The RNA shown here (small-subunit ribosomal RNA) has 1424 nucleotides and comes from an uncultured prokaryote.
Its Rfam family is "Bacterial small subunit ribosomal RNA".

RNA sequence: AGAGUUUGAUCCUGGCUCAGGACGAACGCUGGCGGCAGGCUUAACACAUGCAAGUCGAGCGCACUCUUCGGAGUGAGCGGCAGACGGGUUAGUAACGCGUGGGAACGUGCCCUUCGGUACGGAAUAGCCCCGGGAAACUUGAGCUAAAACCGGAUACGCCCUUCGGGGGAAAGUUUACGCCGAAAGAUCGGCCCGCGUUAGAUUAGCUUGAUGGUGGGGUAAAGGCCUACCAUGGCGACGAUCUAUAGCUGUUCUGAGAGGAAGAUCAGCCACACUGGGACUGAGACACGGCCCAGACUCCUACGGGAGGCAGCAGUGGGGAAUAUUGGACAAUGGGCGCAAGCCUGAUCCAGCCAUGCCGCGUGGAUGAAGAAGGCCCUAGGGUUGUAAAGUCCUUUCAAUGGUGAAGAUAAUGACGGUAGCCAUACAAGAAGCCCCGGCUAAUUUCGUGCCAGCAGCCGCGGUAAUACGAAAGGGGCAAGCGUUGUUCGGAAUUACUGGGCGUAAAGCGCGCGUAGGCGGCUUGAAAAGUUGGAGGUGAAAUCCCAGGGCUCAACCCUGGAACUGCCUCCAAAACUCUCAAGCUAGAAUAUCAGAGAGGUGAGUAGAAUUCCUAGUGUAGAGGUGAAAUUCGUAGAUAUUAGGAAGAAUACCAGUGGCGAAGGCGGCUCACUGGCUGAUUAUUGACGCUGAGGUGCGAAAGCGUGGGGAGCAAACAGGAUUAGAUACCCUGGUAGUCCACGCCGUAAACGAUGGAUGCUAGGUGUUGGGUAGCUUGCUAUUCAGUGCCGAAGCUAACGCGUUAAGCAUCCCGCCUGGGGAGUACGGUCGCAAGAUUAAAACUCAAAGGAAUUGACGGGGGCCCGCACAAGCGGUGGAGCAUGUGGUUUAAUUCGACGCAACGCGCAGAACCUUACCAGCCCUUGACAUACCGGUCGCGAUUAGUGGAGACACUUUUCUUCAGUUCGGCUGGACCGGAUACAGGUGCUGCAUGGCUGUCGUCAGCUCGUGUCGUGAGAUGUUGGGUUAAGUCCCGCAACGAGCGCAACCCCCGCCUUUAGUUGCCAUCAUUAAGUUGGGCACUCUAGAGGAACUGCCGGUGAUAAGCCGGAGGAAGGUGGGGAUGACGUCAAGUCCUCAUGGCCCUUAUGGGCUGGGCUACACACGUGCUACAAUGGCGGCGACCCGGAGCUAAUCUCGAAAAACCGUCUCAGUUCGGAUUGCACUCUGCAACUCGAGUGCAUGAAGGUGGAAUCGCUAGUAAUCGCGGAUCAGCAUGCCGCGGUGAAUACGUUCCCGGGCCUUGUACACACCGCCCGUCACACCAUGGGAGUUGGUUUUACCCGAAGACUGUGCGCUAACCGCAAGGACGCAGCCGACCACGGUAAGGUCAGCGACUGGGGUGAAGUCGAAACAAGGUAGCC
Repeated sequence: AGAGUUUGAUCCUGGCUCAGGACGAACGCUGGCGGCAGGCUUAACACAUGCAAGUCGAGCGCACUCUUCGGAGUGAGCGGCAGACGGGUUAGUAACGCGUGGGAACGUGCCCUUCGGUACGGAAUAGCCCCGGGAAACUUGAGCUAAAACCGGAUACGCCCUUCGGGGGAAAGUUUACGCCGAAAGAUCGGCCCGCGUUAGAUUAGCUUGAUGGUGGGGUAAAGGCCUACCAUGGCGACGAUCUAUAGCUGUUCUGAGAGGAAGAUCAGCCACACUGGGACUGAGACACGGCCCAGACUCCUACGGGAGGCAGCAGUGGGGAAUAUUGGACAAUGGGCGCAAGCCUGAUCCAGCCAUGCCGCGUGGAUGAAGAAGGCCCUAGGGUUGUAAAGUCCUUUCAAUGGUGAAGAUAAUGACGGUAGCCAUACAAGAAGCCCCGGCUAAUUUCGUGCCAGCAGCCGCGGUAAUACGAAAGGGGCAAGCGUUGUUCGGAAUUACUGGGCGUAAAGCGCGCGUAGGCGGCUUGAAAAGUUGGAGGUGAAAUCCCAGGGCUCAACCCUGGAACUGCCUCCAAAACUCUCAAGCUAGAAUAUCAGAGAGGUGAGUAGAAUUCCUAGUGUAGAGGUGAAAUUCGUAGAUAUUAGGAAGAAUACCAGUGGCGAAGGCGGCUCACUGGCUGAUUAUUGACGCUGAGGUGCGAAAGCGUGGGGAGCAAACAGGAUUAGAUACCCUGGUAGUCCACGCCGUAAACGAUGGAUGCUAGGUGUUGGGUAGCUUGCUAUUCAGUGCCGAAGCUAACGCGUUAAGCAUCCCGCCUGGGGAGUACGGUCGCAAGAUUAAAACUCAAAGGAAUUGACGGGGGCCCGCACAAGCGGUGGAGCAUGUGGUUUAAUUCGACGCAACGCGCAGAACCUUACCAGCCCUUGACAUACCGGUCGCGAUUAGUGGAGACACUUUUCUUCAGUUCGGCUGGACCGGAUACAGGUGCUGCAUGGCUGUCGUCAGCUCGUGUCGUGAGAUGUUGGGUUAAGUCCCGCAACGAGCGCAACCCCCGCCUUUAGUUGCCAUCAUUAAGUUGGGCACUCUAGAGGAACUGCCGGUGAUAAGCCGGAGGAAGGUGGGGAUGACGUCAAGUCCUCAUGGCCCUUAUGGGCUGGGCUACACACGUGCUACAAUGGCGGCGACCCGGAGCUAAUCUCGAAAAACCGUCUCAGUUCGGAUUGCACUCUGCAACUCGAGUGCAUGAAGGUGGAAUCGCUAGUAAUCGCGGAUCAGCAUGCCGCGGUGAAUACGUUCCCGGGCCUUGUACACACCGCCCGUCACACCAUGGGAGUUGGUUUUACCCGAAGACUGUGCGCUAACCGCAAGGACGCAGCCGACCACGGUAAGGUCAGCGACUGGGGUGAAGUCGAAACAAGGUAGCC
C1' cells in the first nucleotide's frame, strides 16, 4: 500500500466482497509446563444453608461462674461510639446526572490550634422480681434500682435574638493519663448556584398555571416559587421547546497516518438504586443494602387467632442462556470499626482452588548419519518423492519426575500463602503436537472415487465421465499449545468527503419570480478590543499512552522519574485582518432628464380569406374514401358550379437558430391603460448590495365547478375494413372537450436534462437594437446590450463545453449517496374530486448505470457484383418404372448422413461371400501378433469313405520329403501340445482428438512491423476521388512498408517453326485385292524443344494518371477458352464404420467360426433419374472415322450395326405411339439364381393425349439432342466418371426476389435477430399494507377512595422533674379534625406493540398459458 467482481473488450460511476487489528466472547478438533491478568454481557429472575458490623467493665447497676479471697471472668440489659464507611449492581436518569471551569448564601462527628469553663441539686427507668395473655413472635399490669441516661437551676470572655430598653442559652465525671461544655480558627468531607460540552427522531411544532416575575409571610444548615397569600402576565421554542425512543457519565479502551468512528468489562472518580411504591424517625451526616412504619406482589411458619422474610455483600442453588468459577484458608500483611490498652470484629483485603479466556516465556531434544533402507504415493516403467527424515552411532537434561535443603515478604513478637519460590543431587531421550488451508484474490498440487448426484462456497463461482474448487490419499504451505469457525467493532471506505466527494448525459439544480429570518458584503480615516495572535498564572486526580532508568534469569508484569494530557478560566500586551462604534468617499446599487426597439400584459372595437350550414339558380348520376374496399351521402336531385345569408374559431404571405417576457408563454389591424428593457448626457442619494430556509405570487396541456357558446377538430362511443384475433393502426360518423366569464387544480422530457450574483481569462464570423468618429451618404472603424456558429488555453470518464463556460475564483440557496421494493405504504398538510406534497421499512439482487470501441443485425441509407432477377431455351411437380430416404412392419429389416452444405450420399456394383444385423449350432491363449517350455520334421497337393446343415471331427489312397551348419537336436523356419503375460472388439464418446472433407467462396478479402493519434478498448494504414474480374491499378492522404490471398508462374486446347519419321502418312515415281510392297518424310499425325499477345500501335475519352471505347494488323485482343490451385476464419458442420488415437466398457463374450435368413418387406410420403405421351415422330433400309478398353507384348494383328444424317413406309388413332404388367419357352454367369441376377424369343399391351400451386438448370461450341467407352465386376447400371457428333435462342436493364462485398447510420444484441425482452393469468414460497375486532404495555385528563407519615388546629382524657403554701399553672402525650399524598377504583382519550376471517399490491422461483409492448424507421418513431 491494495485486490476480486458489471463488458466481446475499454474507460468511468457505483455498490458488494476480501486481505489487517481488537474482544469479559462462544462453538469444533486438539492439549506439556510456568508467570501475570481475567471470569453471569442473558432474568434489577427467585433464593435453601453458612458467613459478610460490631465494640467498650477505664460510664452504670444486676445475675451467674471460678477464686490462691487479692480478685478474675461470663451473660442479658441501661449508656457511648460505629451500623451514612467498606462491599454490590446499572434498573431508572437526556438531567446541573456527569465532565470542565467558575461562584456565594451554608453545615461539618472523629482530628489539629487557641481562649474560657467543668459550682449546686432533683425526678425517673430498663434489667430484676411478682400476677397474667399468646402456638409463636411477643406482650399488659404492679413493685424495686444505677449511671458519663434524663431534668432544673447558678455562672457567660466570647455566642445567639432584639422593638436596642433588654432577653436567652452549658457541662460528667475520674486514681493519674483521659474525658466533657462554650467560643473562635484550620483541615477534611458534604449541600447549593452558574457558563460551556453531553444520542436519535419534525411522519413530535407549538409547550407552560406555581407556570414567569414582584411584595408579605413560612421553611431550610443554606440562596431560591422550595411552600403559601395577594398582585402583574409573563416564561420557553426552528440556535429545535414539548413529546417519543434509546442510554448511567467520565478518566479511559479498540481502531485509524491523522481528523474521526465505535465502546464505557476489569482498575479509578462521580451519580443512582437496594423485592415494587410511598413515608418519615434517629443522627454531625440517611429519607439509611444486612434500621423503622405503611401499601402491594411473592415465599415461609401457624394451634387459623396471627406472625416472619428480602444475596444488585462472599460462597452456593434453581432458572434463563451459546456462555462465565470454590457453600476453600487467614486476619500474617495493607486498611477499617470499637477500646487507654490487651484485644475483639472485618467474605474489605491477602492468599489458595477451577477454566488455554487472554497476554508473555519455555519445552517436546542436539550432532552425525546414503544401502538415498523398508513402507506409502506418483510414474513417460527409466525413475521421482516422502528424505538426513527414520534406523544406527555419539552427546545433553531445560521443563516435568524423585530425594534433600530452603528464603524475602517482619521493626521486638506474630506467616494464611507454604515446606511455596529458589538452590543441590539422581535416573531415563526418557513423559510432552496439533489445527487449518492448497481454482483466483492468497503462500501451497497430484492421483483415485463421484458424475448438476453427493457436496463446496467470503466474493467471483466449482460439480452434467479425464474436477489442481466435492470426498479420500500422498505431497506441499501457514500458524503452533494452540488452530480454525461464528458473532461484534474500527480499518481498507475519499462509500457522508472538516481534513477529503459530487449534481449537462452515471444518483443529484426546486417549473419560475418576489421576499422574511439567516449567511456573505466596496474605498479612506479614527476609536474600541468580541473574534485573532503573543506572554504569564491557575487548573487539567491517580492509573493509562509515550520517553528514560530500575526490579522479577528474559518477557508479559511491576516500580521510580520526566514529558504529555492538543482543554477550560484569569491577567497583561499587540492591532494587520473580521466584527462593533464614529466620520467621510463614489467605482457597486438606485433616482432624475432626453431618445429607442419590441407577437410583453389587460380591456374594447374592427377586417378579410377559408371551413361548415341555410336559401335560391344551373345541372345529372354518381360522389366520397382507401393499399384495395366498405360503412356514409345522392333521382325526395348529391358531388360540381353561381349568387345571397348565418355562425363560430383561427389569423396564410411578411416569418428569420428574428423580437419580447422571470418562467409558463406571446403572432391580422386600431384605440385606451400598463410592466420591464436598452442607449446617451450631465446631475442627485451615498453601500441603500448579493443570495434567500420558512412564506407568498405566477405557473402549458389535461381535468373539476357554475353560466354562456359550439363552425372546424375530436378522447369516449357506433359502424366499416384489416386480421388467426384487432376492444388498435386505416376509413365514415360522433359526444365531452377545445372557445368566453368567474372560481379551483399546481403538475410536464415545466429541458440548455446546465440555480442565482460578481470579477478575471486568445480570437474569428453571422445576426437584432442603440450610440460615437470619419468621410466618398453607404461604407469603414469603434463602443454598449442581446442572440447564433466555429474555435486558443483550460476543463471533462468520454461525448463535449469553451467571455451566453461544463475554464479560473468568491458568496448564498437547493439536491445526491448501489439496483429493485417505491416516489409506493402509513401518518400529516392541501384539494369538490381526480389527485398533489412530504415520505419510509421488511424483503430481494451483485449488480443497475454513463460514455466510447469492435463486431453482428435492421421490414435504415448509399455504391457495386453474381444465370440473382429480367429476356430466352429445356426440364421437375401429373403417368409407369428405376433408385435413395422417411414412416410402418419385422426375429432382423446392420450402421452413418438431415435446410442450402442428408436423400442414384458412404455403396467404383448386398444371391453365398461382402455383412457390421437376426435365429440356431460350435470354439475359448483363441481366425491374427510377440515372448516361454515341451514335442515333431515338414508344409502342401490329392483319392475314397463315415457322421453332420455346415463349421468341423474321424479314417484312408497317391505324389513329394525344408534351409544353414563349426555336423552338436547347434541355429533358423514350419507344425502340434501346454501355461501365462496377452490377443480381439464395425462396442461407446466426432462434444476428448489427429488426419481428411464439406460450406460461405475462387467471394476479395484477412493481417503484421515501425510510426502517429487516443487515458484506454482501439483507430490510422485498409477510408476518400476514379478504375478493375480483383485490397487490380492510379491520384490524394500521418502514414511508410510488408505478409497470406488476387493476378502470373503449372497442365490441356487453338496458330506457326524446328528436330525425329515406326507400328503413323502418301503429293510425286513404280506396285498391290489392300499404303500391300519399294521409295519418300512434303502433308496429316505423333511428341520433344521453341516462337507468338504486351492495351505493344493509331484515334477518341479521362485529370497530362490508371483505365475505358473504337480501329488496324493477327490463328488468337484486352484475365483468348478450359483445368489444377481454396487466404484469416465460420458452422462444438461430417467422419472413432477407411486409417490413427486418449478415456470408458466386454473377456467361455460385446471376441472367433459356420448354416439359413435379413439389408430386396409395403397402406403411404418425399428427393433424384429413366422411358414416354408422338409426325422436328415410329418402323425398315443404307451407313464412318476417332477416343478408350480388352486380348501376357502390340499407333503394328483381332474384337462394335455408332447415333444423328440420307431413302422408303405409316397419317393423328390410346395408334405401326407407349412400353409397364403377366404367361410360356430358353440363354449366360456362378458351388448355388426360391426368397433375390441379367439377357433372348413368342404372347400379353397398363397408366399416359405435355402435367395445379410451386420449382430447377443454362450466356457459346454453351443449352438442347445423339450415341460410344471405362472403373467396380464371376454375373448384374436408367447411377457415376469420361469421349466425341449435330448444334441454337436471349440479355432492354438493375425497380423488385435471393446471396455476397465496401462505406455510413441506429441498437437495450455479443450464445450476436433462430438475439433481447414486457405484462396479465395459473402454481409454490417469502416479507409487507388494509381489515370487523381482540389482547397487552405506556401515558394524559376529570372524579372517587385516602394507609403510614410529618405539619396545622384542637386537646374536656392523661401528665415524674419546673413554678406555686395550696388550689392550680406551665410543658408534654394519647385522641380527634383538616389539607397534602402512595396504592387502588370509575369514565373518557392519546400512543405503541401482538394476533386476526378476508383482502391489496410486491418479491423470488431450468424448461406452464396468452399475446407481442420496448430495443433497428422494432415493422403505427419513442418518451414525459